[in-house]
Model confidence (mean pLDDT): 81 of 100.
This is a predicted structure of a 475-nucleotide part of an RNA (small-subunit ribosomal RNA, 3' major domain) from an uncultured bacterium.
Context: one part of a larger RNA
RNA sequence: UGACGGGGGCCCGCACAAGCGGUGGAGCAUGUGGUUUAAUUCGAUGCAACGCGAAGAACCUUACCUACCCUUGAUCCCACAAAUCUUGCAGAGAUGUGAGAGUGCCUUCGGGAAUGUGGUGACAGGUGCUGCAUGGCUGUCGUCAGCUCGUGUCGUGAGAUGUUGGGUUAAGUCCCGUAACGAGCGCAACCCUUGCCCUUAGUUACCAGCGCGUCAUGGCGGGAACUCUAAGGGAACUGCCGGUGAUAAGCCGGAGGAAGGCGGGGACGACGUCAAGUCAUCAUGGCCCUUACGGGUAGGGCUACACACGUGCUACAAUGGUAUGUACAGAGGGAAGCCAAGCUGCAAAGUGGAGCUAAACCUUUAAAGCAUAUCGUAGUCCGGAUUGGUCUCUGCAACUCGAGACCAUGAAGUCGGAAUCGCUAGUAAUCGCGAAUCAGAAUGUCGCGGUGAAUACGUUCCCGGGCCUUGUACA
Numbered sequence: 001u002g003a004c005g006g007g008g009g010c011c012c013g014c015a016c017a018a019g020c021g022g023u024g025g026a027g028c029a030u031g032u033g034g035u036u037u038a039a040u041u042c043g044a045u046g047c048a049a050c051g052c053g054a055a056g057a058a059c060c061u062u063a064c065c066u067a068c069c070c071u072u073g074a075u076c077c078c079a080c081a082a083a084u085c086u087u088g089c090a091g092a093g094a095u096g097u098g099a100g101a102g103u104g105c106c107u108u109c110g111g112g113a114a115u116g117u118g119g120u121g122a123c124a125g126g127u128g129c130u131g132c133a134u135g136g137c138u139g140u141c142g143u144c145a146g147c148u149c150g151u152g153u154c155g156u157g158a159g160a161u162g163u164u165g166g167g168u169u170a171a172g173u174c175c176c177g178u179a180a181c182g183a184g185c186g187c188a189a190c191c192c193u194u195g196c197c198c199u200u201a202g203u204u205a206c207c208a209g210c211g212c213g214u215c216a217u218g219g220c221g222g223g224a225a226c227u228c229u230a231a232g233g234g235a236a237c238u239g240c241c242g243g244u245g246a247u248a249a250g251c252c253g254g255a256g257g258a259a260g261g262c263g264g265g266g267a268c269g270a271c272g273u274c275a276a277g278u279c280a281u282c283a284u285g286g287c288c289c290u291u292a293c294g295g296g297u298a299g300g301g302c303u304a305c306a307c308a309c310g311u312g313c314u315a316c317a318a319u320g321g322u323a324u325g326u327a328c329a330g331a332g333g334g335a336a337g338c339c340a341a342g343c344u345g346c347a348a349a350g351u352g353g354a355g356c357u358a359a360a361c362c363u364u365u366a367a368a369g370c371a372u373a374u375c376g377u378a379g380u381c382c383g384g385a386u387u388g389g390u391c392u393c394u395g396c397a398a399c400u401c402g403a404g405a406c407c408a409u410g411a412a413g414u415c416g417g418a419a420u421c422g423c424u425a426g427u428a429a430u431c432g433c434g435a436a437u438c439a440g441a442a443u444g445u446c447g448c449g450g451u452g453a454a455u456a457c458g459u460u461c462c463c464g465g466g467c468c469u470u471g472u473a474c475a
Base pairs, nucleotide, nucleotide: 001475002474003472004471005470007469008468009467010466011465012464013463015459016458019423020422021421022420023419026314027313028312029311030310031309032308033307034305035304042053043052064300065299066298067297068296069295070294073123075122076121077119078118079117080116081115084101085100086099087098088097089096090095105112106111125289126288128287129286130285134283135282136278137277138276139274141272146185147184148183149182150181151180152161153160154159165176166175167174191266192265193264194263196234197233198232199231200230201229202228206223207222210221211220212219237260240254241253242252243251244250316416320375321374322373323372324371325370326369333357334356337351338350382413387408388407389406390405391404392403393402429451430450431449432448433447434446435445
């Protein structure tokens, strides 16, 4: 100087407390461990691995296993042939072996470009090892308020001071004091978005007033008010008032205002820590393989299943299930695409989108919601696993191993032990909608809106963290 203490003081955080809803019990989905296997490819392992890499394993992917094949296999050089197309046989295919068609482009007529086959050696190739040789990227403490430097001063020196102290703040934020005076990286602000207003613009969006038309609809003429769209501005700064404070920084209350003291959300992550993670994104040193640890093909596996754990979905019901009627979004996607009407037979609209579109009026159907009826506490008109049958769709191909529909079947489950998680407001809870990946395949992920709470006395305690101080046989 640090680190640590079941030392002390001050302070903060869904850390506790106060509340709401979960997990842990059931079934299923998914990941992991274990076991099994020819293989169940590899990585991730307290917080900070376990719906993680994987924004999507039937083949492919694919790295694994089995079987069958190739050995200069990419590029360069040399030789030959234009390339290419059609087709027979063998084979699981890769591949092997035949037949036929066919000669093009440029040219200084030597040849050249492109492609195919063969040969030669320089080499290629490796998802092989080492993340404890590395770059880059990332997680984490933590969006915590800290981490440092120059000059000066003090100390023999390691170092100290500044950065401590009194207040204050979300903040090393600001004020005052002060052997310190300044400065840098962080904090904040500048960026995006959302909340209010104005100006400009007015189509594909809008329709107040005027006219036309309809069973009905901005459907039409027209309009530029409103909504909205998208470009530029304004607006919030403790600016104003009162109190308090040290006359300061600030804090408390109030006014006005769409918004009030950081308005809400996002992006943004200091010096460093964990030899944290990644050699399988990529790059790369070293080591290793080179007729194989490289390359190709087919089939299988990654989907196994006495079990254990994590994360989720669906439930156990009446604040509900079922039936009928009826209302209201936002944000996205679309050309090998989205697909109206119509209803299966040919045909054929619209749309690279404020226009058309995703199952019917209408602005693309929202669902919870609302109205009515029924069920009457039961393993039920709860719950839907599992299984049987018949089909649909995608795709060369759904046996291993896809999703969906209908009929039948109708399991566990009656609110979950010890323990444990999330959340402070348009949040939790609950309800649906969309997108990426994608031929097909979400209960996952990322977004979007609808409905919309309870509680916070407080900081004694648990956990993590910040500052000062104290002890130490630790570094």